[in-house]
GlmS glucosamine-6-phosphate activated ribozyme aptamer from a Halobacteroidaceae bacterium, 155 nucleotides, folded computationally.
The sequence is in RNAcentral, with records from Ribocentre.
It matches the Rfam family "glmS glucosamine-6-phosphate activated ribozyme aptamer". Gene Ontology terms of the family: catalytic activity and regulation of gene expression. Rfam classes the family as a riboswitch.
The organism belongs to Halobacteroidaceae, within Bacteria.
RNA sequence: ACUACAAUUAUAGCGCCCGGACUUGGCUUAGACUGAGUUGACGAGGAAGAGGUGAUCGAAAUUUCGGCGGAUACCUCUAGGUAUAGUUAGAUACCUUAAUUAAUCUUUAAAACUUAUAGGUGACUAUAAGGACAAAGAAGGUUAAACUAACAAAU
Numbered sequence: 001a002c003u004a005c006a007a008u009u010a011u012a013g014c015g016c017c018c019g020g021a022c023u024u025g026g027c028u029u030a031g032a033c034u035g036a037g038u039u040g041a042c043g044a045g046g047a048a049g050a051g052g053u054g055a056u057c058g059a060a061a062u063u064u065c066g067g068c069g070g071a072u073a074c075c076u077c078u079a080g081g082u083a084u085a086g087u088u089a090g091a092u093a094c095c096u097u098a099a100u101u102a103a104u105c106u107u108u109a110a111a112a113c114u115u116a117u118a119g120g121u122g123a124c125u126a127u128a129a130g131g132a133c134a135a136a137g138a139a140g141g142u143u144a145a146a147c148u149a150a151c152a153a154a155u
Stems, first nucleotide, its partner, number of pairs: 014069004019065001020039007042058003048078005079096006086151005100145009113130007
């Protein structure tokens, strides 16, 4: 240094590369050809089970192009629950430690960028400092409104 085994930690914009793009060597007048490399997603958010499907949100900007694999998404059903001013049942909507709908307020990024350091012939890679700006979702607050039947109770 390589290979195998074991353990631990981290990671779903997660991992990988036969296309492409770019760098460099050989050959060449040049090209073609050929060898070796580089690149190939910035954070937020997200797990009841089974099946199906092939997956939320925005930022940035020449490729975050293209391909393969995977994924907590989405739909249906199932299990157990919450709400509809008491109980039970139904109906509807919702929840998987939370739980009806609507409106509104508050809180909540990192890259890119600038400067600099280190490595590399180079394409590029890693790190530090500086300064911002999202959307969905979530959390908290306020306001308004919420089905049918029977029984019961009381303001």